[in-house]
RNA sequence: UAAAUUAGCGCCAGGACUAUUGAUAGUUGACGAGGUAAGUAGUUAUCGAAUUUUCGGCGGAUGCUACUUUGGGUUUAUAUGCUCAUUAGGUUACUCUGAAAAAGCAAAAUUAAGAUUGUAACAAAAUAGUAA
Numbered sequence: 001u002a003a004a005u006u007a008g009c010g011c012c013a014g015g016a017c018u019a020u021u022g023a024u025a026g027u028u029g030a031c032g033a034g035g036u037a038a039g040u041a042g043u044u045a046u047c048g049a050a051u052u053u054u055c056g057g058c059g060g061a062u063g064c065u066a067c068u069u070u071g072g073g074u075u076u077a078u079a080u081g082c083u084c085a086u087u088a089g090g091u092u093a094c095u096c097u098g099a100a101a102a103a104g105c106a107a108a109a110u111u112a113a114g115a116u117u118g119u120a121a122c123a124a125a126a127u128a129g130u131a132a
Stems, first nucleotide, its partner, number of pairs: 009059004014055001015028005031048003037069007070085005091132005104119004
């Protein structure tokens, strides 16, 4: 300088683990699903999985709340109000849909911790549909 990837995203002065036995060095530190109208402000930002250190800390983030603007719906049309956010009322019930890690086994490298690759399954929310 250019390109690509990345919001369970990135980093590590605590802790844990390994080597060394002396300093010190290294390893670990979130598994996927889901999620952005614009602006301002505030705030501990959804859902489950896991032999749960995924502890703890810092930064960030599409969450949530309030206000404003814009937009959809509510309709013969307009205004107001309400409601939501481009998949554009809410609630309840039922149905559809629906993972990847971890662990185990195997492979190559490696002093080790650990990391990489391969391998079969199992979620919840949301979305969609029907009814009230």

Overview
GlmS glucosamine-6-phosphate activated ribozyme aptamer from a pig gut metagenome, 132 nucleotides, folded computationally. Its Rfam family is "glmS glucosamine-6-phosphate activated ribozyme aptamer". Rfam classes the family as a riboswitch. From the family's description: This entry contains a glucosamine-6-phosphate activated ribozyme that is found in the mRNA for GlmS. GlmS is an enzyme that uses fructose-6-phosphate and glutamine to generate glucosamine-6-phosphate. The RNAcentral record of the sequence draws on MGnify. Of the family's consensus pairs, 86% are formed in the model.